Record summary
The prediction has a mean pLDDT of 84. This is a predicted structure of a 499-nucleotide part of an RNA (large-subunit ribosomal RNA, domain I) from Aliivibrio sp. S10_S31.
[in-house]
Context: one part of a larger RNA
RNA sequence: CGUACACGGUGGAUGCCUUGGCAGUCAGAGGCGAUGAAAGACGUAUUAACUUGCGAUAAGCCCAGAUUAGGUAGUAAAAACCAUUUGAGUCUGGGAUUUCUGAAUGGGGAAACCCACGUGCAUAAGCACGUAUCACUACGUGAAUACAUAGCGUAGUGAGGCGAACCGGGAGAACUGAAACAUCUAAGUACCCCGAGGAAGAGAAAUCAACCGAGAUCCCGAAAGUAGCGGCGAGCGAAAUUGGGUUAGCCCUUAAGCUUUUAAUGAGACAGGUGAAGGCUCUGGAAAGUGCCGCGAUACAGGGUGAUAGCCCCGUAACCGACAUCUCAUCAUCAGUGAAAACGAGUAAGGCGGGACACGUGAUAUCCUGUCUGAAUAUGGGGGGACCAUCCUCCAAGGCUAAAUACUACUGACUGACCGAUAGUGAACCAGUACCGUGAGGGAAAGGCGAAAAGAACCCCUGUGAGGGGAGUGAAAUAGAACCUGAAACCGUGUACGU
Repeated sequence: CGUACACGGUGGAUGCCUUGGCAGUCAGAGGCGAUGAAAGACGUAUUAACUUGCGAUAAGCCCAGAUUAGGUAGUAAAAACCAUUUGAGUCUGGGAUUUCUGAAUGGGGAAACCCACGUGCAUAAGCACGUAUCACUACGUGAAUACAUAGCGUAGUGAGGCGAACCGGGAGAACUGAAACAUCUAAGUACCCCGAGGAAGAGAAAUCAACCGAGAUCCCGAAAGUAGCGGCGAGCGAAAUUGGGUUAGCCCUUAAGCUUUUAAUGAGACAGGUGAAGGCUCUGGAAAGUGCCGCGAUACAGGGUGAUAGCCCCGUAACCGACAUCUCAUCAUCAGUGAAAACGAGUAAGGCGGGACACGUGAUAUCCUGUCUGAAUAUGGGGGGACCAUCCUCCAAGGCUAAAUACUACUGACUGACCGAUAGUGAACCAGUACCGUGAGGGAAAGGCGAAAAGAACCCCUGUGAGGGGAGUGAAAUAGAACCUGAAACCGUGUACGU
């Protein structure tokens, strides 16, 4: 040095576990905000820090209800206290307080800071309230300029900001594909802006159809990758009709309706309550396991307990329940709102230029309109894919309308041939943290002693170390906190053999 065996070190794979995730189903809720939000800063305890809660009344104050013998949140003890049926604490509902920043709104500002004015009360200090902008309404005042108007002022009401997706509208790319590229595609997508609601939008035929008829809209299946469109390339791509879901019609003739006040009835939400039935024996550290004999079940869902428990605990089935607050339905009731014209005119239609329709201007109907023109008036007008006639069908240029549909930041219950710590969220752990970057932004690693801390008193070595040896605890300490299991690489010790 090598090989073999044994025993270790290192290391953290594997197995098992799950506090966390992922994806859904069914319900709820679908908003919060000048009565100051979302998000924060700073404070606040017997407290140095962080988390949670709260706000100078500061881990809390008051009231009502429920519950209860234990509490003073956690890391996390200790001390000092509170309460024990005269009720602490906890839960639910209501109320009070709620610093400073933030739409931030008295002015300013480098957010969490600086500086004010007015009125009232106090007067020693001070305290309370008000003072932004815009819109609308009312009133007052009032220029050039006579009447007026603009402007200014006062009062009242409203708005502003935030929030995941869904929705309507405005504006609107490119990469890409066409195997290049320009029409075309990607795509009316992404991004940006405006606006609204729990849904939005659409909606009661100037619609389709085809000589038969249907009868608002929306969504799903088929029709159908069909008819078509298309440098007829790449590609784009209907409708009638039909099967379903859900159904609802009305008004402009003062009315349909919408909003609101109050009450009654019923249902529900938001704390809770009752809640069946088992013992012995053996093994073991421990019984829920073994053996024997029982019982409950409208409850054998699930979880916990020293191993695997229907009958030990929490629960579960079933039933019961509310002071206050809130929601919904029905039926009453109060108040308010409620558009126009003798049926929709600068409209329909037309020319030019664009856009939307599956349809790229094409033979191109239909819809919208920037511009220029411009009818008829039910004896009328629109459409039926150039256009004309016949025929059929409908009545534009005013308006409202639930449901079926879309979505899930958020709440509850439940489910999984979903993951199980290099997985599953980036994040099971004090994670959008540490850290990086001027900034926009990027962005980790990190779970497991044991049933119970019983977390090793005392002794010894040592630097009053680190680490270890005894002793003790424990079923186990090769479970000792660098703690379940503890693979491999890698490094040793001992023995044997070889050289």
Taxonomically the source falls in Aliivibrio (Bacteria, Pseudomonadati, Pseudomonadota, Vibrionaceae). The RNAcentral record of the full RNA draws on ENA.